[in-house]
Molecule: transfer RNA
Organism: Candidatus Wolfebacteria bacterium
RNA sequence: CGCGGGAUAGAGAAGUAGUAUCUCGCCAGGCCCAUAACCUGGAGAUCGUCGGUGCAAAUCCGACUCCCGCAA
Numbered sequence: 001c002g003c004g005g006g007a008u009a010g011a012g013a014a015g016u017a018g019u020a021u022c023u024c025g026c027c028a029g030g031c032c033c034a035u036a037a038c039c040u041g042g043a044g045a046u047c048g049u050c051g052g053u054g055c056a057a058a059u060c061c062g063a064c065u066c067c068c069g070c071a072a
Base pairs, nucleotide, nucleotide: 002070003069004068005067006066007065010024011023012022013021018055026042027041028040029039030038048064049063050062051061052060
């Protein structure tokens, strides 16, 4: 040099073109004598970067960056 996989909220994951979702964590309230557990609500990611296609892109295409693996 070649090939494949991955990058999405603080952490771990889902999401194969049409409202970005779930679990844990965080904040507030409820429950309780109190705490944990439990219940309800909320904040938090413009989806690695830059372009392209398209009415519409996390999703399709190209380049690049980083991580993991295969082969040599």